Context: one part of a larger RNA
Molecule: large-subunit ribosomal RNA, domain II
Organism: Ignavibacterium sp.
RNA sequence: GCCUACGAGUUACUCGUAUGUUGCAAGGUUAAUCCGCUUAGCGGAGAAGCCGUAGCGAAAGCGAGUCCUAACUGGGCGUUCGAAGUAACAUGCGGUAGACGCGAAACCGGGUGAUCUACCCUUGUCCAGGAUGAAGCCCCGAUAAAACGGGGUGGAGGUCCGAACUAGUGUGGGUUGAAAACCGCUUGGAUGAGGUGAGGGUAGGAGUGAAAGGCCAAUCAAACUCGGAAAUAGCUCGUAUUCCCCGAAAUAGCUUUAGGGCUAGCCUCGAGUCACAGUAUAAUGGAGGUAGAGCACUGAUUGGGCUAGGGCUGUCACAACGGUACCAAACCCAGACAAACUCCGAAUUCCAUUUAUACGUUUCUCGGGAGUCAGGCUACGAGGGAUAAGCUUCGUGGCCAAAAGGGAAACAACCCAGACCAACAACUAAGGCCCCCAAAUAGCAGUUAACAGAUAAAGGAUGUUGAGUUGCUCAGACAACUAGGAUGUUGGCUUAGAAGCAGCCAUUCAUUUAAAGAGUGCGUAAUAGCUCACUAGUCAAGCGACUCAGCGUCGACAAUACACGGGACUUAAACUGCUUGCCGAAGUUUUGGCCCCGAUAAUAAUCGGGGGGUAGGGGAACAUUCCAUAGGCAGUGAAGGUGUGGUGCGAGCCACGCUGGAGCGUAUGGAAAAGCAAAUGUAGGC
Numbered sequence: 001g002c003c004u005a006c007g008a009g010u011u012a013c014u015c016g017u018a019u020g021u022u023g024c025a026a027g028g029u030u031a032a033u034c035c036g037c038u039u040a041g042c043g044g045a046g047a048a049g050c051c052g053u054a055g056c057g058a059a060a061g062c063g064a065g066u067c068c069u070a071a072c073u074g075g076g077c078g079u080u081c082g083a084a085g086u087a088a089c090a091u092g093c094g095g096u097a098g099a100c101g102c103g104a105a106a107c108c109g110g111g112u113g114a115u116c117u118a119c120c121c122u123u124g125u126c127c128a129g130g131a132u133g134a135a136g137c138c139c140c141g142a143u144a145a146a147a148c149g150g151g152g153u154g155g156a157g158g159u160c161c162g163a164a165c166u167a168g169u170g171u172g173g174g175u176u177g178a179a180a181a182c183c184g185c186u187u188g189g190a191u192g193a194g195g196u197g198a199g200g201g202u203a204g205g206a207g208u209g210a211a212a213g214g215c216c217a218a219u220c221a222a223a224c225u226c227g228g229a230a231a232u233a234g235c236u237c238g239u240a241u242u243c244c245c246c247g248a249a250a251u252a253g254c255u256u257u258a259g260g261g262c263u264a265g266c267c268u269c270g271a272g273u274c275a276c277a278g279u280a281u282a283a284u285g286g287a288g289g290u291a292g293a294g295c296a297c298u299g300a301u302u303g304g305g306c307u308a309g310g311g312c313u314g315u316c317a318c319a320a321c322g323g324u325a326c327c328a329a330a331c332c333c334a335g336a337c338a339a340a341c342u343c344c345g346a347a348u349u350c351c352a353u354u355u356a357u358a359c360g361u362u363u364c365u366c367g368g369g370a371g372u373c374a375g376g377c378u379a380c381g382a383g384g385g386a387u388a389a390g391c392u393u394c395g396u397g398g399c400c401a402a403a404a405g406g407g408a409a410a411c412a413a414c415c416c417a418g419a420c421c422a423a424c425a426a427c428u429a430a431g432g433c434c435c436c437c438a439a440a441u442a443g444c445a446g447u448u449a450a451c452a453g454a455u456a457a458a459g460g461a462u463g464u465u466g467a468g469u470u471g472c473u474c475a476g477a478c479a480a481c482u483a484g485g486a487u488g489u490u491g492g493c494u495u496a497g498a499a500g501c502a503g504c505c506a507u508u509c510a511u512u513u514a515a516a517g518a519g520u521g522c523g524u525a526a527u528a529g530c531u532c533a534c535u536a537g538u539c540a541a542g543c544g545a546c547u548c549a550g551c552g553u554c555g556a557c558a559a560u561a562c563a564c565g566g567g568a569c570u571u572a573a574a575c576u577g578c579u580u581g582c583c584g585a586a587g588u589u590u591u592g593g594c595c596c597c598g599a600u601a602a603u604a605a606u607c608g609g610g611g612g613g614u615a616g617g618g619g620a621a622c623a624u625u626c627c628a629u630a631g632g633c634a635g636u637g638a639a640g641g642u643g644u645g646g647u648g649c650g651a652g653c654c655a656c657g658c659u660g661g662a663g664c665g666u667a668u669g670g671a672a673a674a675g676c677a678a679a680u681g682u683a684g685g686c
Base pairs, nucleotide, nucleotide: 001686002685003684004683005682006681011097012096013095015094016093017092018091019090020089021088022087023086024085027051028050029049033045034044035043036042037041055062056061065077066076067075068074100238101237103235107228108227109226110225111224112223118202119201120200121199122198123197124196125195126194127192129161130160131159132157136153137152138151139150140149141148165189166188167187170185171184172183173182204220207215208214241621242620243619244618245617246616251264252263253262254261255260265372266371267369268368269367270366271365272364277362278359279358280357281356282355283353284352285351286350287349292344293342294341298338299337302334303333304332305331307328309327310326311324312323313322314321315320375400376399377398378397379396380395381394382393383392384391405416406415407414420593421592422591423590425589426588427587431583432582433581434567435566436565440580442579443578444577445576446575447574453569459554460553463551464550465549466548467547468546469545470544471543472542480538481537482536483535484534486511487510488509491505492504493503517532521530522529594611595610596609597608598607599606600605622675624672625671626670627669628668629667630666632664633663640659641658642657643656644655645654646653647652
């Protein structure tokens, strides 16, 4: 992992409540107990008790009233119009119990453990060999004698080297191991606080600990075992047949509350109400201070004017007066800003209406049952953030959630569109029509040349197309070529020099001219030289400047070649505009069928409407085991197994063949140990 079996809303209660059925009804009902009988039962007796028929008050108590009060003209709770209960059973939900099942870590009580290990006690035992050579002692020297020196002897030590023994340093292997701690090499200690055998002691908030929260039987920040015990689990997981109808929520308030609850909201089922109910649209009457706009208020604000006050400054001993390209209140003119500004002010929205139209109970009330309280994306309006986020917090709509189908290559949410079933029928939506791939290699008119289409900005550019404004031009423009481009003068100043061309100055003037600047660049130390403006000639028809718009270009940097879905496509299979066809979905239509609801009618039929669906509510069924009643089958072959065929929307059911070898269906009711794919489910098998 698979198969088979087992495996989770049960049962009890003089409990509560609602619905349904039945009995009796202003009443209903017995319990224990007793008696009888055809004795797991039935029949009878049994009114104690319980609920209802009257309430109010804390109570005494009073009573259709009562309580408050001294007392109500008052107020609370009741009475009325009339009024239904009660018992049993069934079902839904609740309560109390383990209460749908499995699951803690833990807590408490009683015991069992020191054959592992920690420490202690008693008693034994073990430590090859080698090295070093303390004290003491002896001899010699030395000394007055000692001290002291030398040589021997001696054999001390948590001494040294190193086996056994013990430890476990580093590393390699092992790591579904040979082993739930090992193997190899290496390493520490090895007469000591040494190792070790046997016997004994200390016990669970206790022991023991050269102290690591270590160890206390492969278990230790509180052992193991049994019990309290099915502890508790606002948590996780799982929770078993079918069909039909409806169908949510992820919000508000409160919460030691935030992943849990309670009430409301939203769903469902039943009953009631049928209108001046409800909803939508229109009309009419109101509400409002947003968008926008504005500056009349509040504040902020630029320039100018005017002008208090101040600064600076002049005349100035002081006082006083004047100037001001300084700062600036108020006022005036112009400009302009605001969520917490408003002289104004929409659209949408909201409220109302004995109005109109549409829908036709959708509204509302009461009662039974829920689920929901993590929401998400997108568009629009806002706050936070950085006018960041697949960010976050609100509001309004849509969708997903709980929605399949077509399109967007793929893609919960985007676009189209809401799937009862069937069809080798039709029309369309979004989107498409060269091939992959259904449908136009369709038509007309333009654009693009960039592989642009098929990623991006500020910004750059004689890309190209169109529209426009303006200038020059057959009295010859623009470009090109030929020629000229001079003189006063090297203008003045400055300067070493400054001559058109370092710099400064200038009414930058004048002359000759077809034209020529006191000079547009290059150049020189300064000159020189080359050019330009300007002019003539040659040539012969358009040539410049600017603005707007369309499509392109650069800007453009990421890891295999990939940023059209691919192939491929260039007067297109790209882009823009127009036109006609076609394709295209579970949409719509057509034909047939199933189910539900409503009406007529009464299980037949007709008409109308409906049938996506998670949590969840409601309805109807199938299957399994057993019981009662009725009626059956079976050795001429029951159940079970296996295969085939048929049938029912389905759970399922039926028939036949083979197998099997003794019990088993059907109808109507009843009762449940009543349905498995999941729970790291349990047991067995493979």